Two RNAs folded together computationally: RNase P RNA and transfer RNA, 413 nucleotides in total. Rfam match: Bacterial RNase P class A.

């Protein structure tokens, strides 16, 4: 010094005046008022794709059915996330992808083409008997195919063929090593070969009760109550349990649209000469409280720095996946060239 | 906040992984008429919403992503 791979971190600062919301001080009889002090949107707040935390259904209890996952350890509160193995793919490499359980695939399916695509087949081609026609024998060579039921050499043979043989792949068995496993490496038998496809049904494991903060609870006000009624209990459908038949669930009408809680101390976050582990994380130790609206809050305008400013704005909250980013800075690695 | 549903010519809509992308309505040319419709004949027109994956082979199957629709509370 070029070209990559991956990982992380920023995505406006700063000052001034005005204008916003929460809490909190203080003046004021009070107030929608004044003065003051402290916080105040995101790496994704997006998608609503997966996990849960919390509520609620009196119990959530047990089958089926439905619907997810799907090498193999570990990690989590727990997940289809994360992390390091294995294998199998891509790539010179750093790295990257994988929807990665399967009975010798139970039952399907694979158009056209080809003679033949689950036990399949003879189109041309070789041999034989024959002038040919026609019969027999052959699946090594050739065509069609995405694919044609083992690969080279050789013995054999009328001419071939695992019909044999040595090596090889491949598939079952058996025994030894490594490794928690997934698998890996070795030796022996065998028989000759048991193709694809489960993001086809379909089996084999494991998970799943169902609804969602507009869950659900408190206060307050307020009116007007008819009607059917033995069944009802928040995926379906069966069993079990409970409530209820003195009218519960439903359906039709009126009446109340206000306030307060849930609303933010949390599997939190940050920082480490801390242990333990490749790591993902965990365990000690300091610290620090960081938005809380409900007709829905951070804007305008001036100077300055400088990247001349991307994607974009919480609404019950956490962990992840995915999607979108204008430009900036950093760190390990990899491969090329050049120099010492 | 939760469900469910659609996207295929210009417009309306079918279409089970296997021979080829379809009908109707417009349109375009011809024929018939004194013109027109109406009516016969014969044509044109499609990145199947974008993308990526299984598969010999996708409009169908699966996974993201965009748009629009409804429907509950």
């Nucleotide at each position: 010094u070029g070209a990559g791979u991956u990982c992380g971190g920023g995505g406006g600062g700063c000052g001034a005046c005005c204008g916003c919301g929460g809490c909190u001080g203080g003046a004021g009889a009070g107030a929608u008022u004044c003065c003051g002090g402290u916080c105040g949107a995101g790496g994704a707040a997006a998608g609503u794709c997966c996990g849960g935390a919390c509520u609620c259904c009196a119990u959530a209890g047990g089958g089926c059915a439905u619907g997810g996952u799907g090498c193999u350890g570990g990690g989590u509160a727990a997940c289809u996330c994360c992390c390091a193995g294995g294998c199998g793919g891509g790539g010179c490499g750093a790295c990257c992808c994988g929807a990665c359980g399967g009975c010798a695939a139970g039952u399907g399916c694979a158009a056209c083409a080809g003679a033949g695509a689950g036990c399949a087949g003879a189109c041309c081609g070789c041999c034989u008997g024959u002038a040919u026609a026609c019969a027999g024998g052959u699946a090594a060579g050739g065509g069609u195919g995405a694919a044609a039921c083992g690969g080279u050499g050789g013995u054999g043979u009328a001419a071939g063929a695992g019909a044999c043989c040595a090596c090889c792949a491949g598939c079952g068995c058996u025994c030894c090593g490594g490794g928690u496993g997934a698998u890996c490496g070795g030796a022996g038998c065998g028989g000759c070969u048991a193709g694809g496809u489960a993001a086809a049904c379909c089996c084999c494991a494991c998970c799943a009760g169902g609804a969602g903060c507009a869950a659900g609870g408190c206060c307050a006000a307020g009116a007007a109550g008819g009607g059917a009624g033995a069944g009802g209990a928040c995926u379906g459908c069966c069993c079990g349990u409970c409530c209820g038949c003195u009218a519960a669930u439903c359906c039709c009408a009126g009446g109340u649209a206000g306030g307060c809680c849930g609303c933010g101390u949390g599997a939190a976050c940050c920082c480490g000469u801390u242990c333990a582990g490749c790591a993902a994380u965990g365990u000690c130790g300091g610290g620090u409280c960081u938005a809380g609206a409900u007709a829905g809050a951070u804007g305008g305008u001036c100077g300055u720095c400088c990247a001349c400013g991307a994607c974009a704005g919480a609404a019950u909250c956490c962990g992840g996946c995915u999607u979108a980013c204008a430009c900036c800075c950093g760190g390990a690695c990899u491969c090329g060239c050049g120099g010492u | 906040g939760g469900g469910g549903g659609u996207g295929u010519a210009g417009c309306u809509c079918a279409g089970u992984u296997g021979g080829c992308a379809g009908a109707g309505c417009g349109c375009u040319a011809c024929g018939u008429u004194c013109g027109c419709a109406a009516u016969g004949u014969a044509g044109a027109g499609g990145c199947c919403a974008g993308g990526g994956g299984u598969u010999c082979a996708a409009u169908u199957c699966c996974c993201c992503u965009c748009a629009c629709c409804u429907c509950c509370a």